[in-house]
RNA sequence: GGCUCCGUAGCUCAACCGGCAGAGCUCCCGGCUCUUAACCGGGCGGUGCAGGUUCGAGGCCUGCCGGGGCCA
Repeated sequence: GGCUCCGUAGCUCAACCGGCAGAGCUCCCGGCUCUUAACCGGGCGGUGCAGGUUCGAGGCCUGCCGGGGCCA
């Protein structure tokens, strides 16, 4: 340098054929308990960046950035 896969919440991962961004764990608050843990209820928090297409983009297109793999 070329090809290819990946990038979504603090972490691990979902999200169909483009149509309300979710789960588990963590964290915070509360309940339960003599207390802690466990358990129960609730809450906070995110689409790598910049453009394009579209009524509408996490999903499509282009370029960049970062990571893995292959080739040179």
Molecule: transfer RNA
Organism: Gaiellaceae bacterium